The RNA shown here (TPP riboswitch aptamer (THI element)) has 106 nucleotides and comes from Rhodobacteraceae bacterium UBA3069.
NCBI's taxonomy places the organism under Bacteria, Pseudomonadati, Pseudomonadota, Alphaproteobacteria, Paracoccaceae.
Of the family's consensus pairs, 95% are formed in the model.
The coordinates come from a structure-prediction model, not an experiment, and the mean pLDDT is 75.
Rfam family: TPP riboswitch aptamer (THI element). Gene Ontology term of the family: thiamine pyrophosphate binding.
RNA sequence: UGCCUCACCUCGGGGUGCCGUGCUGCUAGCAGGGCUGAGAUGCGCAAGCGAACCCGUUGAACCUGAACCGGUUAGAACCGGUGGAGGGAAGGUAAGGACAUCACUC
Numbered sequence: 001u002g003c004c005u006c007a008c009c010u011c012g013g014g015g016u017g018c019c020g021u022g023c024u025g026c027u028a029g030c031a032g033g034g035c036u037g038a039g040a041u042g043c044g045c046a047a048g049c050g051a052a053c054c055c056g057u058u059g060a061a062c063c064u065g066a067a068c069c070g071g072u073u074a075g076a077a078c079c080g081g082u083g084g085a086g087g088g089a090a091g092g093u094a095a096g097g098a099c100a101u102c103a104c105u106c
Stems, first nucleotide, its partner, number of pairs: 001100002003097003007093004011056004017035003021031004041050003062087003068081004
C1' cells in the first nucleotide's frame, strides 16, 4: 500500500400487503380485529412529502418474470421453487486483523 472485518459520518435505493367482521351505503368509505414480517405508518383529492425499518456492488433490501408452479391455511399475495435468471442504490473517516506486495535497515 492492497485486501478483509466492525463502527461512525454524509449521500442514496426500497417496500408499506393480505384476510375476516360490523356499520353506512356504494361498488366505495368508516370503524375495529386477525396473518406474515425488520418494517404493513402519518399527512394529502392526487401527484407526492415525512417518520420508523431494511439495504447500498461481497448487492435476495427491492423490482420483473407473476393473476406463474407446488404446498399450507378459516382465508391468503404466507412458505418453497423459479434463482449459478435478468435488473437494482457509494463515497469518506478511524481502529483492528489473517494474508500479499513494495521501500528501508541488518